[in-house]
Context: one part of a larger RNA
């Protein structure tokens, strides 16, 4: 100097406590392990692996098994000989297909000569055979790497220069009082400055102003209709989307050490960083990944490459993580009426209308979208029905017909009808997440995607709580200081 201590002090985080849900049980879906398999591809394994790579596994994806077949190769350069009846290929055979015979027909582009202007001849690409240099490789190595990523941790912390001080490793700067979310700011002092973080400079909500006024709006004028901005008209209003202001402890009172600040107060749409998000210092885990890419090395070369057809990744005595789903009346069924945002959409979104119990079908206005449309916004709100019961909860699991995608839904796809109607009456020991428009709880929307196993992921909006006396205790972390048979 670190490092560690079941040492000492200071000080912070949903850390714990205080409270409001869940998980742990039950059924289902989803990943793991483990078994099992011809294969059940690989990878990720406390915290930082397990709805994680996967933002779509029925073929394809695919790396994995069984078979079948190619051997300059599915794909690039390049050289070397050959090659117009030359590439290119119909019918056929054989086979699941790849693929391997088979060969009717049969070309292009540049040039040279001839020509009857049709052509037809030299050469020369191209292509194609053969061969040779190669190619291929989700073969190994993340303990040879680069790039990216995850963690400590949005924690305040990590250095430097120069100057002092110590033989010297090294100290100081960075310790002290105060203060902050903050090494953030004062004060002060052998330090004085600086650099990477910190803050803010960006993005978005939350007010207001101008500027604009269709596709969006409609106050007031006028016109139509069964009825709607429908029409003519308006920029007032809501909104779109652009430039502007606004918040700065700026006033103001205490209180502090006068300073930094802290606590009320005014005024404000908002107050002490106004919510949120982007952003991640010097490291630290030889974390992770050679299966995203790149890339050295080893390694395979008629096979660990390449193509097919099947089949697996979806098995199933059992752990385990992660979710949906309920065990009910603050409820379930039935009928009525309300009120969002964010988005998608021409290989698409698809309205009236008819058909079907539905899934769905028939057909196709309209829109490359502030215009058409997906689309019904659920829970709420009224009216009823069920009366505490394994039920009108609960919906697993099975049976049967169906729809729809798609060469193809046995292995293995989704939705609809009808019957079926399993555990499960709130879950041990443990354990998880939230401090506000948060939690809990309701719907909705993308992407990927033919179609879907989505209850998964990332957005959006809607109803809308509770509790924080504290910092003794658990776990993390910063700072000071102490010990130390530790580097």
């Nucleotide at each position: 100097u670190g490092a560690c201590g079941g040492g000492u002090c200071c000080c912070c985080g949903c850390a714990c406590a205080a409270g409001c849900g869940g998980u742990g049980g039950a059924g289902c879906a989803c990943g793991u392990g483990g078994u099992u398999u011809a294969a059940u591809u690989c990878g990720a394994u406390g915290a930082u692996a397990a709805g994680c790579g996967a933002a779509g596994a029925a073929c394809c994806u695919c790396a994995c098994c069984u078979g079948g077949g190619c051997u300059u190769g599915a794909c690039a350069u390049a050289c070397u000989a050959g090659u117009g009846g030359u590439a290119a290929g119909a019918a056929c055979u054989g086979g699941a297909a790849a693929c391997a015979g088979g060969g009717a027909u049969g070309a292009c582009c540049c040039u040279u000569c001839c020509u009857u202007c049709g052509g037809g001849u030299u050469g020369g690409g191209a292509g194609c055979u053969a061969g040779u240099a190669c190619a291929g490789g989700u073969g190994a190595u993340g303990c040879a790497u680069g790039g990216c990523u995850g963690u400590c941790g949005u924690c305040a912390g990590c250095u430097c220069g120069u100057g002092u001080c110590g033989u010297g490793g090294g100290a100081u700067g960075u310790a002290g009082g105060g203060u902050u979310a903050a090494g953030u700011c004062c004060c002060g002092a052998a330090a004085c400055g600086a650099g990477c973080g910190c803050a803010a400079c960006c993005c978005u909500u939350g007010u207001c102003a101008c500027u604009a006024g269709u596709u969006g709006c409609c106050a007031g004028c006028g016109g139509a209709u069964a009825a709607u901005g429908c029409c003519g008209g308006g920029g007032a209003c809501u909104c779109u989307a652009g430039u502007g202001a606004g918040a700065c402890u700026g006033c103001u009172g205490g209180u502090g050490a006068a300073u930094a600040g802290c606590c009320g107060g005014a005024g404000g749409a908002a107050g002490g960083c106004g919510g949120g998000g982007a952003u991640g210092a010097c490291g630290u885990c030889a974390a992770g990944u050679c299966a995203u890419c790149a890339u050295g090395u080893c390694c395979c070369u008629u096979a660990u490459g390449c193509c097919c057809a099947g089949g697996g990744c979806g098995a199933c005595a059992c752990a385990c993580a992660u979710g949906c789903u309920a065990c009910a009346a603050u409820g379930g069924g039935a009928g009525g009426u309300a009120c969002a945002g964010a988005g998608g959409g021409u290989c698409g979104c698809a309205a009236u209308a008819c058909c079907g119990c539905a899934a769905g079908g028939u057909g196709g206005a309209g829109c490359c979208a502030a215009u058409c449309u997906c689309a019904a916004a659920a829970a709420a709100c009224c009216u009823u029905c069920c009366c505490c019961a394994g039920u009108u909860c609960g919906g697993a699991u099975u049976g049967u017909g169906g729809u729809c995608u798609g060469c193809a839904a046995c292995u293995c796809g989704a939705c609809c009808a009808c019957a079926u109607g399993a555990a499960g009456c709130c879950g041990g020991a443990a354990u998880c997440g939230c401090u506000a428009g948060u939690a809990a709880u309701c719907g909705c929307g993308g992407g990927u995607c033919a179609g879907c196993c989505a209850u998964a992921c990332c957005g959006c909006g809607g109803u809308g709580a509770a509790u924080a006396u504290g910092u003794a205790c658990u776990c993390g972390g910063g700072g000071a200081u102490u010990g130390u048979a530790c580097a």
Small-subunit ribosomal RNA, 3' major domain from a Candidatus Bipolaricaulota bacterium, 487 nucleotides, folded computationally. Its mean pLDDT, the model's own confidence on a scale to 100, is 84.